[in-house]
Molecule: c-di-GMP-I riboswitch aptamer
Organism: Pelobacter propionicus
RNA sequence: UUUUGAAAAGGCCAAACCCUUCGCGAGGAGGGGGCGGAAAGCGAGGGAUCUUCCCUGAAGAGAAGAUGGCCGAGCUGCCAAA
Numbered sequence: 001u002u003u004u005g006a007a008a009a010g011g012c013c014a015a016a017c018c019c020u021u022c023g024c025g026a027g028g029a030g031g032g033g034g035c036g037g038a039a040a041g042c043g044a045g046g047g048a049u050c051u052u053c054c055c056u057g058a059a060g061a062g063a064a065g066a067u068g069g070c071c072g073a074g075c076u077g078c079c080a081a082a
Base pairs, nucleotide, nucleotide: 002082003081004080005079012037013036017032018031019030020029021028022027035069041075042074046071047070048067049066050065051064052063053062055060
């Protein structure tokens, strides 16, 4: 450096749900909690899903947003084995 995650060690993150709080909403933040995770670290520029507004008879289009614990791609990274 590359590949892999069977076993091991020390740590890390934290789903549902509950409380508080912010937001029209999707959802966000803090506390509890622990389903899980080797990128569940980073970023919303690709796809997907969702929200609000608006146009439309409808299908759907447009604008602004949300999700990185939905996927792809990118950047970075712990331990161990080969």